[in-house]
RNA sequence: CUCUUAUCCGGAGUGGUGGAGGGACUAGCCCUAUGAAGCCCGGCAACCAGCUUGACGCGUAAAUCUAAUGACGAAGUCAGAGCAUGGUGCUAAUUCUUGCAGGAGAAGAUUUUCCUGGUAGAUAAGAG
Numbered sequence: 001c002u003c004u005u006a007u008c009c010g011g012a013g014u015g016g017u018g019g020a021g022g023g024a025c026u027a028g029c030c031c032u033a034u035g036a037a038g039c040c041c042g043g044c045a046a047c048c049a050g051c052u053u054g055a056c057g058c059g060u061a062a063a064u065c066u067a068a069u070g071a072c073g074a075a076g077u078c079a080g081a082g083c084a085u086g087g088u089g090c091u092a093a094u095u096c097u098u099g100c101a102g103g104a105g106a107a108g109a110u111u112u113u114c115c116u117g118g119u120a121g122a123u124a125a126g127a128g
Base pairs, nucleotide, nucleotide: 001128002127003126004125005124006123007122008121013041015040016039017038021031022030023029025099027097028096042091043090044089047087048086049085050083051082052081053080054078055077056076064071065070095120100117101116102115103114104113105112106111107110
């Protein structure tokens, strides 16, 4: 960089540092010297790994118990619950709105409101 899958109307700072930008891009509209980005700390969340617990559980897993069904029960499975240890991520406004297509409505000649899908983007996990 490309592809696949999932998620994106919830959540999170009266901190330190820094000193002018920031919200991906377009058009808007915003945030910002009452201090932007970045960095540190704190916090949020629970995608991946890990751990705890629960459910299921092949029977050519072992041991033990039972006359036997079975009890027990490692591996494994779970789109169950939890922890927050590690890897990320996030921490103004729904991804701030928007772009393309379709539908419904309002005004009335280019505007506007709502809905659905898509595109684009972000993040995670996996593959190349």